Context: one part of a larger RNA
């Protein structure tokens, strides 16, 4: 390559948007590029495959038919794709209404804690471990009132909740906004999915520049431990954390499980939304819809199927299927070398080969 595969055995880009390109609903009517059928030309000869014949057999020759693929060219066919045209409403996608929600920004504001600072009241210990010990304290700690100052971060509510495409997002209040769900009827009419290149977004930690620093807490000093202790425990404590703006693109960026759509038994519980049903109103409870969780086992037998190598999965699939895109191909070398490419570095992407086993 065929093929077979990607939840834990080697594989789903961190996540989205999206151009080329791959696919694509149901209907008139045409056209004939792809299909299909029939004819005719060409596809040298040897080769193969069957007959039949010649060397004394074979191997070899020789003769006739077959067979073999393509291309041009013609006559027709329209079912299915394609391409023009006509219509539709189940995809999609506008409007409308009435909620729900830590979804993002940008200001403002609150209470509790913690820390310092300053008064007050008081005296001799505090603090800390498994037990010390360094630390702090008669220049008044430690405990308590009382005033003030600063920065973080928001207890309870709170949960199997809830929003976000992932990262991820929680005191309260306002302004700005973005995107889902219901519900009616209208409304475009396929505008759809998927998506190499690209584009943006991406936790912490990490660069830069200029605030800011209360608790915390790498480095780094002290003091236990210990053979030793560059640790673990303890006293400190600097970058960082924190804001504004620019980088930086990596994580076990996980559901270790790519989007999308269709179909395939149920039960429970939980969030929005709507209808019934009851009610004076609501709860409650009966359907439905969109989301979020578990259950679904064993057995000779009964109480889903299917699937997996098992574990498990199981209408939120890892069943059954289609369309697209990314990815794997024995372990180690090595996610490294050289090389592009990007970044102020730190590094990030792509990405081997020898040797080995």
């Nucleotide at each position: 390559u065929u093929g077979g595969g990607c939840g834990u055995a080697a594989a789903g880009c961190g996540u989205c948007c999206g151009c080329a390109g791959g696919u694509g609903g149901u209907u008139u009517g045409g056209u004939a590029a792809g299909u299909c059928a029939g004819g005719a030309g060409u596809u040298a000869a040897a080769a193969c495959u069957u007959c039949g014949c010649g060397c004394u057999u074979a191997a070899c020759g020789c003769g006739a038919a077959g067979a073999u693929u393509g291309c041009u060219u013609u006559u027709g066919a329209a079912a299915c794709u394609a391409c023009c045209u006509u219509a539709c409403u189940a995809g999609a996608g506008u409007a409308u209404g009435g909620g729900a929600g830590a979804g993002g920004c940008a200001a403002g504001c609150a209470g509790a804690a913690u820390u310092c600072u300053c008064g007050g009241u008081g005296u001799a210990g505090u603090c800390g471990u498994a037990a010390u010990a360094a630390g702090c304290g008669u220049u008044g700690a430690u405990a308590u009132c009382g005033a003030g100052a600063a920065g973080a971060a928001u207890a309870c509510c709170a949960a199997a909740u809830g929003c976000g495409a992932a990262g991820g997002c929680a005191g309260c209040u306002u302004g700005c906004u973005g995107g889902a769900a219901c519900a009616u009827u209208a409304c475009u009419g396929a505008c759809a999915c998927u998506c190499a290149u690209g584009g943006a977004c991406g936790a912490a930690a990490g660069c830069g520049u200029g605030g800011g620093g209360a608790g915390c807490a790498a480095a780094c000093a002290g003091g236990a431990u210990u053979a030793g202790a560059u640790a673990c425990c303890c006293u400190g404590g600097u970058a960082g954390u924190c804001c504004a703006c620019g980088c930086c693109c990596u994580a076990a960026a996980c559901g270790a499980u790519g989007u999308a759509u269709a179909c395939u038994a149920g039960g429970u519980a939980u969030u929005g939304g709507c209808a019934g049903u009851a009610u004076c109103g609501a709860c409650c409870c009966u359907g439905u819809c969109a989301g979020u969780g578990c259950c679904g086992u064993u057995u000779a037998a009964a109480a889903u199927a299917g699937c997996u190598a098992a574990c498990g999965c199981g209408u939120u699939a890892a069943g059954u299927a289609u369309a697209c895109c990314g990815c794997c191909u024995g372990g180690g070398g090595a996610g490294u070398a050289c090389g592009a490419u990007c970044g102020c570095a730190a590094g990030a992407u792509u990405a081997a080969a020898a040797c080995u086993c």
Annotation
This is a predicted structure of a 357-nucleotide part of an RNA (small-subunit ribosomal RNA, central domain) from a Candidatus Magasanikiibacteriota bacterium. It was read from a public genome assembly. Its Rfam family is "Bacterial small subunit ribosomal RNA". Gene Ontology terms of the family: structural constituent of ribosome and ribosome.